Model confidence (mean pLDDT): 81 of 100. This is a predicted structure of a 74-nucleotide RNA (transfer RNA) from Drouetiella sp. Lineage of the source: Bacteria > Bacillati > Cyanophyceae > Oculatellaceae > Drouetiella. The same sequence occurs in records of 7 taxa. Rfam family: tRNA. By type it is a transfer RNA. Gene Ontology term of the family: triplet codon-amino acid adaptor activity.

RNA sequence: CGGGACGUGGCGCAGCUUGGUAGCGCGGUUGCUUUGGGAGCAAUAGGUCGCAGGUUCAAAUCCUGUCGUCCCGA
Numbered sequence: 001c002g003g004g005a006c007g008u009g010g011c012g013c014a015g016c017u018u019g020g021u022a023g024c025g026c027g028g029u030u031g032c033u034u035u036g037g038g039a040g041c042a043a044u045a046g047g048u049c050g051c052a053g054g055u056u057c058a059a060a061u062c063c064u065g066u067c068g069u070c071c072c073g074a
Stems, first nucleotide, its partner, number of pairs: 001073007010026004020057001028044005050066005
């Protein structure tokens, strides 16, 4: 310098192909249950999707640029 993969709540991930309410597990909080703890059950908070721009009625998703990590090539 060129090519590719990944980036989504605190953590690990799905959703992208085919644009249409941002979800799952763990964790947190509250309540119930228990003599207490643990386990179990119920409820609830927390992210506008790495960043910026564009297309569109509508973008995590499509397009462009860019940043970070990793891999390959030179």